[in-house]
Predicted 3D model of a 462-nucleotide part of an RNA (small-subunit ribosomal RNA, 3' major domain) from an uncultured bacterium. Model confidence (mean pLDDT): 82 of 100. Its Rfam family is "Bacterial small subunit ribosomal RNA". Rfam links the family to the GO terms ribosome and structural constituent of ribosome. RNAcentral holds the full RNA, with entries from ENA and SILVA.
Context: one part of a larger RNA
């Protein structure tokens, strides 16, 4: 002056409570320990590692291992020297790199040389090698917590106090009032986005309409400028600040959300994104190539799908989205397939055309409580698609098989409203691959919150 306490005061937080649905069990996916393995590259390890770096490991990537090569090198910059247009085919060998051979060709020029490639030599490239505890730079967490500080002044031998306390009040160090303190900073809040009401302007490709090529028109919806919300009125309490409640209003006390993260902490995470200082490898720790590996599997663990049914499954029928993405690209109608999907061929560089039927709903029929017409893992057989290539190791379709699983011990996690909880949908990635991840919307007045003893976190004073 700090931090710390199974001290104390006061005050917050889905912290607890009350609630509604999970996780922990089963099958799988995926990530990690842990074992093997010639390798299973490397990192990340309480909260704050473990669907994480990874917005996609079949070759590539790829750092890993076997094998085959190369050595100024796959890529750069400079010099000497030396040859030759630059290039281009081809054959032999090879898994492929790569290693031999033949063939075809013969730039510009002031003849000094010059571009531009090959050899050769020499300075040097090269490392995803170490050390993140040398370090820049991002980034995580307390934590969107309400703190953290300086300037003069005052007090104090000093260290330091003070401000930044007290009393009310706030989501707030948020505002009043007091007061040896007056003032500022950086946070707090505005300010920016985006949603919700309303006015106005511009309108096609929207939108109504019917003679489908024409009229109409700003509702609908877009794209801009506006307006509106201040505790602005009103009544209570209060010394003010403010709090309750109320009107009116499309919203009402920060309207809902989002971006924004003070001063610091953890020697926190990253030398493998990048950048970088030393060390350290230089016929190798550096490069190229083929093949394997990263995908193993007694087992542990995390985080997800998907179930176990009847609020439920299967069949037929019927309605309603929002937000995106498309030219080496999204495909329309129409044929062929049961089908994944293949033919042909038409439209968009797109509010025009498509991707593209949303689903859960509704209506009707069936199934009657079973390991079943629940559930679908596992295997087999026959396709498809993308690719030089699907054996290790891809995805999908049919047909057949039909495992566990009857709601889950100790413990445990989310969430307070258009919020959970459910249904789908569409993007990054990407030639293929999504149960992940980033976004959209439907249903859905979902239920609860008495309240601060305790459990954790955090915050003022003492």
């Nucleotide at each position: 002056u700090g931090a710390c306490g199974g001290g104390g005061a006061c005050c917050c937080g889905c912290a607890c409570a009350a609630g509604c649905g999970g996780u922990g069990g089963a099958g799988u996916a995926u990530g990690u320990g842990g074992u093997u393995u010639a390798a299973u590259u490397c990192g990340a390890u309480g909260c704050a590692a473990c669907g994480c770096g990874a917005a996609a490991a079949a070759c590539c990537u790829u750092a890993c291992c076997a094998g085959g090569g190369u050595u100024u090198g796959a890529a750069a910059u400079a010099a000497u020297u030396u040859c030759a247009a630059a290039a281009c085919u081809u054959c032999u060998u090879g898994a492929a790199a790569g290693a031999g051979a033949a063939g075809c060709c013969u730039c510009c020029u002031u003849c000094g040389g010059g571009a531009u490639g090959g050899a050769a030599u020499u300075a040097c490239a090269g490392g995803u090698g170490g050390u993140g505890c040398a370090u820049g730079g991002c980034u995580g967490u307390c934590g969107u917590c309400a703190g953290c500080u300086c300037g003069u002044g005052u007090u104090g031998u000093g260290a330091a106090a003070u401000g930044u306390c007290a009393a009310g009040u706030u989501a707030a160090g948020u505002c009043u009032u007091g007061u040896a303190a007056c003032g500022a900073g950086c946070g707090c809040a505005a300010c920016c986005c985006a949603u919700g009401u309303c006015u106005c302007u511009u309108g096609u490709u929207g939108c109504u309409g019917u003679u489908u090529a024409c009229a109409g028109u700003g509702c609908u919806u877009a794209a801009g400028a506006g307006a509106a919300a201040c505790u602005g009125c009103c009544g209570a309490u209060c010394a003010a600040c403010a709090u309750c409640g109320g009107a009116g209003g499309a919203a009402g006390g920060u309207g809902u959300g989002g971006a924004u993260g003070a001063u610091g902490u953890c020697a926190a995470g990253u030398c493998a994104g990048c950048a970088u200082g030393c060390c350290c490898c230089u016929u190798a720790c550096a490069u190229c190539c083929u093949g394997g590996g990263c995908u193993a599997c007694a087992c542990a663990c995390g985080u997800a799908c998907u179930a176990c049914a009847a609020u439920g499954g299967u069949c037929g029928a019927g309605a309603c989205a929002a937000a995106g993405g498309g030219u080496c690209g999204c495909u329309a109608a129409c044929c062929u397939g049961c089908g994944a999907a293949g033919g042909u061929a038409u439209g968009c560089c797109a509010a025009u055309c498509u991707c593209a039927u949303a689903a859960a709903c509704u209506c009707g029929a069936u199934c009657u409580c079973a390991g079943u017409u629940c559930g679908g893992a596992u295997u087999g057989u026959a396709c498809u698609c993308u690719g030089c290539a699907a054996c290790u190791c891809g995805a999908g379709u049919a047909c057949a098989u039909g495992a566990a699983g009857g709601u889950g011990g100790a413990a445990u996690c989310g969430c307070u409203a258009g919020u959970a909880a459910u249904c789908g949908c569409u993007g990054g990635u990407c030639a293929g691959c999504a149960u992940a991840c980033a976004g959209c919307g439907g249903u859905g007045a979902a239920a609860u919150a008495c309240g601060u003893u305790c459990c954790c976190g955090g915050g003022u004073c003492u």